[in-house]
Model confidence (mean pLDDT): 88 of 100. The RNA shown here (c-di-GMP-I riboswitch aptamer) has 92 nucleotides and comes from an Anaerolineales bacterium. It matches the Rfam family "c-di-GMP-I riboswitch aptamer". Rfam links the family to the GO term cyclic-di-GMP binding.
RNA sequence: UAACCGAAACGGCAAACCCGGCGAAAGCUGGGGGCGCAAAGCUAUGGGUCUACCGCCAUGUCCCGCAUGGCCACGACUGCCAGGCCGCCGAA
Numbered sequence: 001u002a003a004c005c006g007a008a009a010c011g012g013c014a015a016a017c018c019c020g021g022c023g024a025a026a027g028c029u030g031g032g033g034g035c036g037c038a039a040a041g042c043u044a045u046g047g048g049u050c051u052a053c054c055g056c057c058a059u060g061u062c063c064c065g066c067a068u069g070g071c072c073a074c075g076a077c078u079g080c081c082a083g084g085c086c087g088c089c090g091a092a
Base pairs, nucleotide, nucleotide: 005090006089012037013036017032018031019030020029021028022027035079041085042084043083045082046081047080048077049076050075055071056070057069058068059067060066
C1' cells in the first nucleotide's frame, strides 16, 4: 500500500407515519420524523415483486355509453436478492 474483516472514531443515509407537490396507479419528490443500514452510495444488467392509464378479450346491455373481471410494461421497486462501478476509517 492492497485485500479480507468490522472494534473504535469523525461523520453519512433515513423506515413507518404526517403535511405539501407530481402521477391513472405502483411509486417519486420537498419538509418533518427515525425503524434501521459498513455501502440503506451509483447502476434496472440478471432474477424477483408491484401497478395497469392505454390496448385486447369476456360478461352484464337490443345498440351505444357505462360497469365488472381477465391478460398486458414500454411504467415502478436497488431499504427484495445478485452482478458491475465508485467510496470514509483502520483495532483484533